[in-house]
RNA sequence: GGGGCAGUAGCGCAGUGGUAGCGCGUCCGCUUUGCAUGCGGAAGGCCCCGGGUUCGAUCCCCGGCUGCUCCA
Numbered sequence: 001g002g003g004g005c006a007g008u009a010g011c012g013c014a015g016u017g018g019u020a021g022c023g024c025g026u027c028c029g030c031u032u033u034g035c036a037u038g039c040g041g042a043a044g045g046c047c048c049c050g051g052g053u054u055c056g057a058u059c060c061c062c063g064g065c066u067g068c069u070c071c072a
Stems, first nucleotide, its partner, number of pairs: 001071007010024004018055001026042005048064005
């Protein structure tokens, strides 16, 4: 210098056009003498940034940034 992949909740990941979900974690309640387990509930993300397409973008297109990887 060039190619590929990834960026979504505190962490690990789904979701591939119609106002975002799972597991773990956190908090509250029930159960217990108490803890753990179990059950129920809640909080937490304007989806890396900017522009474009579209009635509508996490998703498609363009340009950046960061990380991983391959080639030289």